A computed fold for a 104-nucleotide RNA from Clostridium luticellarii, annotated as SAM riboswitch aptamer (S box leader). The prediction has a mean pLDDT of 81. It matches the Rfam family "SAM riboswitch aptamer (S box leader)". Rfam links the family to the GO term regulation of gene expression. RNAcentral holds the sequence, with entries from Rfam.
RNA sequence: AACUUAUUGAGAGAGGUGGAGGGAAAGGCCCUAUGAAGCCCGGCAACCAGCACAGAUUGAUGCAUUGGUGCUAAUUCCUGCAGUGUAAAGCUGAAAGAUGAGGA
Numbered sequence: 001a002a003c004u005u006a007u008u009g010a011g012a013g014a015g016g017u018g019g020a021g022g023g024a025a026a027g028g029c030c031c032u033a034u035g036a037a038g039c040c041c042g043g044c045a046a047c048c049a050g051c052a053c054a055g056a057u058u059g060a061u062g063c064a065u066u067g068g069u070g071c072u073a074a075u076u077c078c079u080g081c082a083g084u085g086u087a088a089a090g091c092u093g094a095a096a097g098a099u100g101a102g103g104a
Stems, first nucleotide, its partner, number of pairs: 003102006013041001015040003021031003026079003042072003047068003050063003053059001076096001081093004
């Protein structure tokens, strides 16, 4: 890198450092010197481990003290394909992306 699978409308700092970029890519539209990315600290969450409870080829439950990730502007910021719709809007579903877990 590819594959399988679950989730993707909730949540999270008026901190330090750093200095110009960032929001996956394209098109939009945004954020940014009233300071971007990155790093540190803090926080959120509860996917895996763990613990509790029930149970007995495990769970539609709970906890967050501990470990492994993850996340911490805007619905995965929006759209792009299909359906519905005269059309616009809107709605629904995919695709793509992201994250976790897994097997080879």